Overview
Small-subunit ribosomal RNA, 3' major domain from a metagenome, 479 nucleotides, folded computationally. RNAcentral holds the full RNA, with entries from SILVA.
[in-house]
Context: one part of a larger RNA
Order: sequence, then structure tokens, then C1' cells
RNA sequence: UGACGGGGGCCCGCACAAGCGGUGGAGCAUGUGGGUUAAUGGGAUGAUACGCCAAGAACCUUACCAGGGCUUGACAUCGCGAGGACAGCCUGUGAAAGCAGGUUUCCCGAGCAAUCGGGUCUCGUGACAGGUGGUGCAUGGUUGUCGUCGGCUCGUGUCGUGAGAUGUUGGGUUAAGUCCCGCAACGAGCGCAACCCUCGCCGGAUGUUGCCAGCGUAAAGCCGGGCACUCUUCCGGGACUGCCUGAGUAAUCAGGAGGAGGGAGAGGAUGACGUCAAAUCUGCAUGCCCCUUACGUCCUGGGCUGCACACGUGCUACAAUGGCAGGUACAAAGGGUAGCUAAGCCGCGAGGUGGAGCCAAUCCCCCAAAACCUGUCCCAGUUGGGAUCGGACGUCUGCAACUCGACUCCGUGAACCUGGUAUCGCUAGUAACCGUGGAUCAGCUACGCCACGGUGAAUACGUUCCCGGGCCUUGUACA
Repeated sequence: UGACGGGGGCCCGCACAAGCGGUGGAGCAUGUGGGUUAAUGGGAUGAUACGCCAAGAACCUUACCAGGGCUUGACAUCGCGAGGACAGCCUGUGAAAGCAGGUUUCCCGAGCAAUCGGGUCUCGUGACAGGUGGUGCAUGGUUGUCGUCGGCUCGUGUCGUGAGAUGUUGGGUUAAGUCCCGCAACGAGCGCAACCCUCGCCGGAUGUUGCCAGCGUAAAGCCGGGCACUCUUCCGGGACUGCCUGAGUAAUCAGGAGGAGGGAGAGGAUGACGUCAAAUCUGCAUGCCCCUUACGUCCUGGGCUGCACACGUGCUACAAUGGCAGGUACAAAGGGUAGCUAAGCCGCGAGGUGGAGCCAAUCCCCCAAAACCUGUCCCAGUUGGGAUCGGACGUCUGCAACUCGACUCCGUGAACCUGGUAUCGCUAGUAACCGUGGAUCAGCUACGCCACGGUGAAUACGUUCCCGGGCCUUGUACA
């Protein structure tokens, strides 16, 4: 100087408390451990691994296993030698890769021609390729975490023999090393804040594909018409403790007015010096080591989906604030040409047929669902719950759904009657409940992830305690 203390003081955070809803019990989905296996590829492992890498494992992917092949190679560049095509098509064999055979003009330029130059492919050969092989404890880059915590430092000066201190401590204040006052310090940098994006109010511009107040139309923005309004996009305004009252030396705090918004308006992006030899050599790059008729590469099939069990994360429930049936209403944000696909018709349905429109404020995906109204069930393992299993010349995608896809219909109807110790999230348009879209993607094991809106709470006395953190101080046999 740090670190640590079941030392002290001050302060903060859904940290506790106050509340609401869960997890832990059930079934299923998914990840992991374990065990199994020819293989069940590899990585991630307290917080900071476990719906994580993976925003798509039937083949492919694929790195694993078994078997069948290749060896200048699936891919790149170059040298030497040789050939004429390469590709395509056909036949045989094979699980395919491949192997064997057949067939068919190399191309361009110069030149009368022989021929020459260039290009392309194949074969042989030599350099070399190739490796998701090892090392994240050799690395770059990127990321997690402490933590959006308020800290981390420097120059000069001063003090100290020196390590170092001072500044950065102190008194207040703040979300903040934010600001004020004081002070052997005076300044400065990286952080904080601001500058950026979205939402909330107003104005100007803009009127089609958007909108419809007044006028026309039996009705429909449908047409004429209009650009008021909504909305679209762009440019501005607006909030600054600016004003008032009180407290205070000040910074600032408490209250009030006006205002769409009030004291950081709400949310996002933004992550200091560093810590964990944290994570990643399997995104990519890369040193070194290792393999080179194989640890490379091609193919078929299998595996990554296997199951006594254990754990994490979720979904669906256990019902009447409900289930079922009928009727009726209201979103936002996205996506669409190898695409989204309307009307109509067929089918109980998944879907089929059909083909209008749309490169989309125009057309389509697209009926939002909870809600509301009416009826029914009458507290039961039920009209709760839907697992599991059976059937279908059932549907769709795809070369192909056996291992191993999703969906539909009929039948079957399991556990489960609110969950022990323990434990998690959340302070407002939040939690909870409800549906919608997207990426990946042929299809999909998505109940995941990311985004969008609809309905819409309860509670916070307080900081003693638990956890994490900041500042000062104290002890130390620790570094």
C1' cells in the first nucleotide's frame, strides 16, 4: 500500500421487510449428470454451465461408429512430361461413392500452309494441399462477471531516508469522484452526465396506396369531391429547479403554480482501470506440436433422439373468477416472388382444387385471444385434466418420415384434488393473465428464443437481520 475480520461509523441495491405470482409434488417438452452403447461427436460446470454454443440433428448438417472406396487428393497455386477435349448421353456392375465399356466436333487468335501463341480440361510426376487433430496455461479478436458499481489514474508541486502519501481525505449534497464549501495543493485524463434512438404534447411541411367532418350515393371510402381529422415521413418548438413560498453561506432539498410532461419525464443503446491464467484454437485468424495410401477425403447405413435413475429450465393442469356450445367486439408489430396466396368449389378436419391480386400504407399471411352476451354442466377424478396406447387405401413436406417429422379425425382415457425442507421473479402500464408476429427453416419435434400489442393489480412501516456493493476508520503473526 492492499486484502481480510462472526471490528466500528455512514450509504446504496427487489438485498431483506411489505405484497403478488411461481419453482420444488404430477404428466409432458427440453438441457445436463450418470449409466448404456460399435458410436451414443465435442465444448460449457458455484454465482458467471445445464430451452447454453445449436436463430431448426430424418439424408445433408456431422465433427462420432460400422462397412465400401480414393491417395497431388473434395479444395488452391506453380513447375516438368504427355494427350485431346472437358462436359454431356448410353450400357453393365454396385447400397452408393465408384469402377469398366461405348458414343460425340477441344476452343480462340495469327498465317496460303506446315505451324506458332494463348486458353481449357484430363493423365503421369514433383513442389504442396488438407486436418471440427492437441495446446484458450503460447495468442489476436470477441464475450461473460464484479457492475451502469462510481470508481481508476496522471503531470507539476509539497511532505517522507524510503515503500509511499497528498491531490481523491474533511463538512454538506447528489443517481453519480454530481456539485458546493474548506484544505499543500494546483490542474488534467479515462469513467458519471450530456451529445444518439424510441415513446409521450404542440406547430410547419407532406396528401397516395392513407384519412372522411360537411355535400352526393339504397349500402360499402365504393365513386365524385376534399386534405379538416387520423396517420405517414421530414423539420422545428417544448422542461431549464426557469417562476413562487420555505430551509440553507452555497450546492441543494421540501412544497406549490402553470403545463401533455417536473425535478434524470419513461425505456433503450452506451460497460472506466482492472479481476477471475474466467469462456472460445469447433465462427474466424494464428505460434508451436502432431497426422500425411491418413488424425486427409468420398459414399451407404447407423448414431448425436437410445434409459433403472438424479438435477436445472419450461409447458399443461389439478377446475365453477371454471369447462363446453352458440352469438358478437376491439390491436400492435412483422413477413411475402423458387414467395404470400384471395374469392369460389370439394372435404367432419389436417388439407385439396382454383387461380384473382401483390416486389406490397394498395394484394395476401390475417377470423387476434382473453373480454362481453345467452345457454348448459352442479362439485364428481367429473362435460376438470389431457398423458399413454390403438385404428385410418388419413393430410402435408421431402429422393426418402422404420430407427427419427409435424398435423388431422375416431376411439382410449393415466398421473394430478394446489405440492416437504428449501428456493426464484417482480416497484407500474410493472407483475400476472391473453393472444399475434419474426428469425433459423423443404418440413419440424418451438412448450425455446427475439419482438408486438390487449386486459391490468397488490405492496414498500422501515434498514435490526440475510446477500452483494461503495466511502472513511481500526486491528492483523496474511500478500